[in-house]
RNA sequence: CGCUCAUCGAGACCGGCUGAGGGACAGGCCCAGUGAUGCCGGGGCAACCAUCGGGGCUCACCACCUCGACAAGGUGCCAACUCCUGCGCGGGGUGCGGAUCAGGCGCCCGGCGACAGAUGAGGG
Numbered sequence: 001c002g003c004u005c006a007u008c009g010a011g012a013c014c015g016g017c018u019g020a021g022g023g024a025c026a027g028g029c030c031c032a033g034u035g036a037u038g039c040c041g042g043g044g045c046a047a048c049c050a051u052c053g054g055g056g057c058u059c060a061c062c063a064c065c066u067c068g069a070c071a072a073g074g075u076g077c078c079a080a081c082u083c084c085u086g087c088g089c090g091g092g093g094u095g096c097g098g099a100u101c102a103g104g105c106g107c108c109c110g111g112c113g114a115c116a117g118a119u120g121a122g123g124g
Base pairs, nucleotide, nucleotide: 001124003122004121005120006119007118008117013042014041015040016039017038021031022030023029025086026085027084028083043078044077045076048074049073051069052068053067054066055065056064082116087113088112089111091109092108093107094106095105096104
């Protein structure tokens, strides 16, 4: 750097240094000299991996699936749902216009699925 799989509505802040940006991108909307960002120290959250145990599968073991425990190890995370929307599908409400029907344009609300992104694990 890229690939595969899983997860993404919960949770968790102080100090020192720095000094104007930050929330991936775009639009929005937010955060920010009552200190953004980055680095360091401490604290915390969580439970992906690791560790320990139960169950399933199996003749048995491994692998795999699943449930639980743990938090000393490897990561991660500690404003806002991944802050919201971006693409597609379909639902509800409503306005305009038209009116024979079908269909058209707009606004609001919530749903599902992609895409993208983030994190972990495993390959390349």